Bacterial small signal recognition particle RNA from a Planctomycetota bacterium, 97 nucleotides, folded computationally.
The coordinates come from a structure-prediction model, not an experiment, and the mean pLDDT is 78.
It is recorded under the gene name ffs.
The RNAcentral record of the sequence draws on ENA.
Its Rfam family is "Bacterial small signal recognition particle RNA". The family's RNA type in Rfam is non-coding RNA gene. About the family: The signal recognition particle (SRP) is a universally conserved ribonucleoprotein involved in the co-translational targeting of proteins to membranes.
The organism belongs to Planctomycetota, within Bacteria.
RNA sequence: GGCCGGGCCCGGGGCACGCUCGGCCCGUGAACCUGGUCAGGGCUUGACCGCAGCAGCCAUAAGCGGAUCCCGGCGGGGCUUCGGUGUCCUGGCCGCC
Numbered sequence: 001g002g003c004c005g006g007g008c009c010c011g012g013g014g015c016a017c018g019c020u021c022g023g024c025c026c027g028u029g030a031a032c033c034u035g036g037u038c039a040g041g042g043c044u045u046g047a048c049c050g051c052a053g054c055a056g057c058c059a060u061a062a063g064c065g066g067a068u069c070c071c072g073g074c075g076g077g078g079c080u081u082c083g084g085u086g087u088c089c090u091g092g093c094c095g096c097c
Base pairs, nucleotide, nucleotide: 001094002093003092004091005090006089007088008086009084010083011082012081013080014079015078017075018074019073021072022071023070025066026065027064028063034059035058036057037056042051043050
């Protein structure tokens, strides 16, 4: 000095992990300005039918709370794999002085 290998460096992929993150799931959740059913009462009718509709009940919106299996996002913090070269470190072989 050349070649090869390893470490470190940069980048891609995968797996796992973490997150006061989102979705899914569960619960709760609107006197009235959501829906359904509408007791009572009201209106209408000669009457029947009918109309609107408070409370209640049911279902939910926004919100709030919860659970972590699943899905997504983020995270140079782990492992693995592939590639890239580097003023770096290291080992082997060969050549020259």